[in-house]
RNA sequence: GGGAGCAUAGCGAAGCUGGUUAUCGCGUCGGCCUGUCAAGCCGAAGAUCACGGGUUCGAUCCCCGUUGUUCUCGCCA
Numbered sequence: 001g002g003g004a005g006c007a008u009a010g011c012g013a014a015g016c017u018g019g020u021u022a023u024c025g026c027g028u029c030g031g032c033c034u035g036u037c038a039a040g041c042c043g044a045a046g047a048u049c050a051c052g053g054g055u056u057c058g059a060u061c062c063c064c065g066u067u068g069u070u071c072u073c074g075c076c077a
Base pairs, nucleotide, nucleotide: 001073002072003071004070005069006068007067010026011025012024013023019057028044029043030042031041032040050066051065052064053063054062
C1' cells in the first nucleotide's frame, strides 16, 4: 500500500423488513429482607448508537468519506 471485518451505557453483548419510547447481563446507587455481610427481591441512574456528510416523510440500521482497531495479502529494507 490492496482487501475484509468491527466501533451501541463503566465493562461485555443484542437490536428482526428503516418506523418514532434503543434491550439484556455484570457492575454502580437507593430501598426491602437479615443481628451484620453475602445471597435474594423491588426500583433508579447511566447512551453524541466512533466522527462528518448523503439518501429518505423517517436512519443504530442503507450509501460515501474520516478516525481508531482487528484479520489477511503484498512491497521495501
Model confidence (mean pLDDT): 80 of 100. Predicted 3D model of a 77-nucleotide RNA (transfer RNA) from a Spirochaetales bacterium. Rfam family: tRNA. By type it is a transfer RNA. Rfam's curators write: Transfer RNA (tRNA) molecules are approximately 80 nucleotides in length.